A computed fold for a 72-nucleotide RNA from Candidatus Vidania fulgoroideorum, annotated as transfer RNA. Rfam family: tRNA. The family's RNA type in Rfam is transfer RNA. The coordinates come from a structure-prediction model, not an experiment, and the mean pLDDT is 81.
[in-house]
């Protein structure tokens, strides 16, 4: 140089066109002398980025970016 994958909340993932979740973390409150466990609750998202199709895109198209991987 070439082919392939991934990219979604702090971290680990799910989500194959129509309200963006899940488990951990962090944080509040309940328990306790205390911590920790529990139980309850509220909060964190430009769905890498630009563009396109579509009434509507995290989801489909091409394009960049960033990583892994296989070939030379």
């Nucleotide at each position: 140089g070439g082919g392939g994958g991934u990219a979604u909340a702090a971290c680990u993932c799910a989500g194959u066109g129509g309200u963006a979740g899940a488990g951990u973390a962090a944080u509040u409150g309940u328990u306790u002398u205390g911590c920790a466990c529990u139980c309850a609750g509220a909060a964190u998202g430009u769905c890498a980025c630009c563009g396109g199709u579509u009434c509507a895109a995290u989801c489909c198209c091409g394009g960049u970016u960033a990583u892994c991987u296989c070939c030379a």